[in-house]
RNA sequence: GGGCGGGUGGCGGAAUUGGUAGACGCGCUGGACUCAAAAUCCUGUGAGCAUUGCUCGUGAGGGUUCGAUUCCCUCCCCGCCCA
Repeated sequence: GGGCGGGUGGCGGAAUUGGUAGACGCGCUGGACUCAAAAUCCUGUGAGCAUUGCUCGUGAGGGUUCGAUUCCCUCCCCGCCCA
């Protein structure tokens, strides 16, 4: 330099013929159990704000579309292969 795959909450990792983003697991908060703890079970857990709700959020920026994690373009980063 060329080709292919990937980038999503604190972490791993789902969600695609474009239509409610974050299932599930780990971790963490609170609770139950226990003399106390571990294990187990229940509950909550993206961010911000003027918090019965609203707005934003899928590597960055643009494009197509009524609507984009998903399709197109450029760039950044990671992995593998070729030279």